[in-house]
The prediction has a mean pLDDT of 80. Predicted 3D model of a 72-nucleotide RNA (transfer RNA) from a Pseudomonadota bacterium. The source organism's lineage runs through Bacteria, Pseudomonadati and Pseudomonadota. Rfam family: tRNA. The family's RNA type in Rfam is transfer RNA. Rfam describes the family as follows. Transfer RNA (tRNA) molecules are approximately 80 nucleotides in length. The RNAcentral record of the sequence draws on ENA and MGnify.
């Protein structure tokens, strides 16, 4: 340059094209405890832009724009 994959919370990982995007860990508070951990309770937090397709997109289709591999 060529081809293929992937890109969702701080992390890691789900989500037939369809209910409020969900879950563990992690962060806040709040409960207990002398105080601290562990346990319960509660909040926050994410679809890489940008277009199209649909009634309806995390999903599919184009392109950008990161990443890994493969190949010359």
């Nucleotide at each position: 340059g060529g081809c293929a994959c992937c890109g969702u919370a701080g992390u890691u990982c789900a989500a037939c094209g369809g209910a409020u995007a969900g879950a563990a860990c992690g962060g806040a508070g709040g409960u207990u405890u002398c105080c601290g951990g562990a346990g319960c309770c509660u909040c926050a937090g994410a679809u890489a832009c940008a277009g199209g397709u649909u009634c309806g997109a995390u999903u599919c289709c184009u392109g950008u724009c990161g990443g890994u591999g493969c190949u010359a």